[in-house]
Context: one part of a larger RNA
RNA sequence: CUAGGGACCCCUAAUGGGAAGUGAAGACCCCGUGGAGCUUUACUGCAACCUGUCGUUGGGUUGCGGCCACCAUUGUGCAGAGUAGAUAGGACCCGUCGAGCCCCAGGCGCCAGUCUGGGGGGAGGGGACAAUGAGACACUAUCCUUUGGUGACUGCGACCCUAACCUAACUUGGGACAUCGAUAGGCGGGCAGUUUGGCUGGGGCGGCACGCCCUCGAAAAGGUAUCGAUGGCGCCCUAAGGUCAACUCAACCGAGUCAGAAACUCGGUGAAGAGUGUAAAGGCAUAAGUUGGCUUGACACGCAACCGCACAACAAGGUUUCGUGAGACGAAAGUCGGGCUUAACGAACCAAUGCUCCCCCAAUGUGGGGGACAUUGAUGUCAGAAAAGCUACCCCGGGGAUAACAGAGUCGUCGCCGGCAAGAGUACAUAUCGACCCGGCGGCUUGCUACCUCGAUGUCGGUUCUUUCCAUCCUGGCCGUGCAGCAGCGGCCAAGGGUGAGGUUGUUCGCCUAUUAAAGGAGAUCGUGAGCUGGGUUUAGACCGUCGUGAGACAGGUCGGUUACUAUCUGUUAGGGG
Numbered sequence: 001c002u003a004g005g006g007a008c009c010c011c012u013a014a015u016g017g018g019a020a021g022u023g024a025a026g027a028c029c030c031c032g033u034g035g036a037g038c039u040u041u042a043c044u045g046c047a048a049c050c051u052g053u054c055g056u057u058g059g060g061u062u063g064c065g066g067c068c069a070c071c072a073u074u075g076u077g078c079a080g081a082g083u084a085g086a087u088a089g090g091a092c093c094c095g096u097c098g099a100g101c102c103c104c105a106g107g108c109g110c111c112a113g114u115c116u117g118g119g120g121g122g123a124g125g126g127g128a129c130a131a132u133g134a135g136a137c138a139c140u141a142u143c144c145u146u147u148g149g150u151g152a153c154u155g156c157g158a159c160c161c162u163a164a165c166c167u168a169a170c171u172u173g174g175g176a177c178a179u180c181g182a183u184a185g186g187c188g189g190g191c192a193g194u195u196u197g198g199c200u201g202g203g204g205c206g207g208c209a210c211g212c213c214c215u216c217g218a219a220a221a222g223g224u225a226u227c228g229a230u231g232g233c234g235c236c237c238u239a240a241g242g243u244c245a246a247c248u249c250a251a252c253c254g255a256g257u258c259a260g261a262a263a264c265u266c267g268g269u270g271a272a273g274a275g276u277g278u279a280a281a282g283g284c285a286u287a288a289g290u291u292g293g294c295u296u297g298a299c300a301c302g303c304a305a306c307c308g309c310a311c312a313a314c315a316a317g318g319u320u321u322c323g324u325g326a327g328a329c330g331a332a333a334g335u336c337g338g339g340c341u342u343a344a345c346g347a348a349c350c351a352a353u354g355c356u357c358c359c360c361c362a363a364u365g366u367g368g369g370g371g372a373c374a375u376u377g378a379u380g381u382c383a384g385a386a387a388a389g390c391u392a393c394c395c396c397g398g399g400g401a402u403a404a405c406a407g408a409g410u411c412g413u414c415g416c417c418g419g420c421a422a423g424a425g426u427a428c429a430u431a432u433c434g435a436c437c438c439g440g441c442g443g444c445u446u447g448c449u450a451c452c453u454c455g456a457u458g459u460c461g462g463u464u465c466u467u468u469c470c471a472u473c474c475u476g477g478c479c480g481u482g483c484a485g486c487a488g489c490g491g492c493c494a495a496g497g498g499u500g501a502g503g504u505u506g507u508u509c510g511c512c513u514a515u516u517a518a519a520g521g522a523g524a525u526c527g528u529g530a531g532c533u534g535g536g537u538u539u540a541g542a543c544c545g546u547c548g549u550g551a552g553a554c555a556g557g558u559c560g561g562u563u564a565c566u567a568u569c570u571g572u573u574a575g576g577g578g
Stems, first nucleotide, its partner, number of pairs: 008578008017570003021565002029399004034395002036391004042194005049186007058161009068151005075144001085143005092126003101120008165174002197210001198208002206227001211233003215229002234382001235277001236339002241295007249273001251269006275284002278344001280342003299325004304320004327336003350377005356372006406453001407451001408449003412446001414442006423433002460535001461533003465527001466524005473498003476493006501513004541559004545554003
């Protein structure tokens, strides 16, 4: 110097690996004392409907009632002339306006009588006296009981009418019914408004760790969490309370009729090994344990303190000291406001009850209403709303405070390896197989955690294409053998290359078929949807089975069902210019 290639700067065309690319304040999931649609034997209402009553709405007949008034009537314990309703007054009352008596008829009846009407007759009849709780139906008044009659008002049943009213245009039919209005009870998802708890190693299902008590956890003061560990309470007891007095337990040893390992009695040892109403802890023999006597302090009213609630506040509830009163037991001192102690519980409103008190109305009396105080009645989601579900038709606000995929951490599970070597292998642990126990590695399974992402990182399988690992399926080299050879079995080195095809299933996986040297395992956001597919899963439609009263639901089945993006940067591929 020539030719070729590369670096650098720029350009063109492509590709779609990356920018957890763009698109849309995630539709799944959870949360909100958010919303809406739907359901129902959720709660509370409202229409509609049914029925009763009243009004619209009147007349009459009949039967059965209710109530009131009037006129009559009725009333037999024993004793007693006798069928004495009650009370009061009471000494007189009735009778020619026809008494006693006789006859006839009717009612009642306890068969004694009694009441009423008619006829005859012509002047008397009854009452204060004995018996009785009560004395004359002699007379008067009021009232009760039984029955009858009349009248007013009214209810129920049946029937008839016509004039309201309805129908109709036929001088029809219905008819005080129906209609309409009011009112009361019932029924009432037809409609409406709402509710449908919390905690929670996501939520749901389960559970209660949601109010209390004991112990541990709790780290030697006090306090201290978890769906931490072991348990308990929502009572029981008129004695199992109060007081006074006496006694001592469990167990063991010895002895004693039946009697024995264990029954009862006696003696001994015996600080507690028993008992305590119920859990545990702390107590308790001077007993708080066991037994007996008498009792009701398991009182009334009131102040305060403490626990509840560590060191701030906080209710119910619980506990303790004290004052006053009335008591129990004890000789007395004294003790007693329940139980050896620590659990055994509930606000306001409302209701019932109680005692005294206060206020208002009325005031002659009975009374009506409100309040203070106390007791009882429940909220256990226990400092206490009055309350069922579905949503895949869904919506909004939020959350990576919280689940499903992937990642990360962990590695029980899973896979692989090792230590020791009991045993199998005729004998012989280690050719080969290898229990129990123990130690690792991996990060391919499945879990756990909830650390990144919910103003979105597209989810199974297939396909396409590239690359990596080795714990090697084939091919290569080597060693051992219970390796004669062939064929095997086991091990060491080795990742260069290869590892295929079909049937079934959406499948991954698996099973099957014929080949093959072999038909290895795994990773790359379970590589790969701005590359494809869309069979599966996982919206809206629909069917079946099962569950549910239902709306609907179902890691049950079934048919169907929009796969967006024009490439800015970067990477890569091909080409070009300087």